RNA sequence: GGGUCGAAAACGCAAACUCGUUGCGAGACGAGGACGCAAAGCCACGGGGGUCCUGCGCGGACCUAGCCGGGUUACCGAA
Numbered sequence: 001g002g003g004u005c006g007a008a009a010a011c012g013c014a015a016a017c018u019c020g021u022u023g024c025g026a027g028a029c030g031a032g033g034a035c036g037c038a039a040a041g042c043c044a045c046g047g048g049g050g051u052c053c054u055g056c057g058c059g060g061a062c063c064u065a066g067c068c069g070g071g072u073u074a075c076c077g078a079a
Base pairs, nucleotide, nucleotide: 005077006076012037013036017032018031019030020029021028022027035066041072042071043070045069046068047067048064049063050062051061052060053059
């Protein structure tokens, strides 16, 4: 120095809810607000869940990365 790992420290993000905007919708965005998070940074590749077409099937489009796995980048440095 690098990898793994996650004590400490300095930071960071932001659930529910409220207000506003937007969408057929799930939801998304902004502000407030913190339940939590060592990647709760990013990516829809696989699975799961959700929405719409559609009342169902085949199928399609979309959402969820804070459901799981995977990929990729990254602060700090004890055991």

Record summary: The RNA shown here (c-di-GMP-I riboswitch aptamer) has 79 nucleotides and comes from an Actinomycetes bacterium. Model confidence (mean pLDDT): 89 of 100.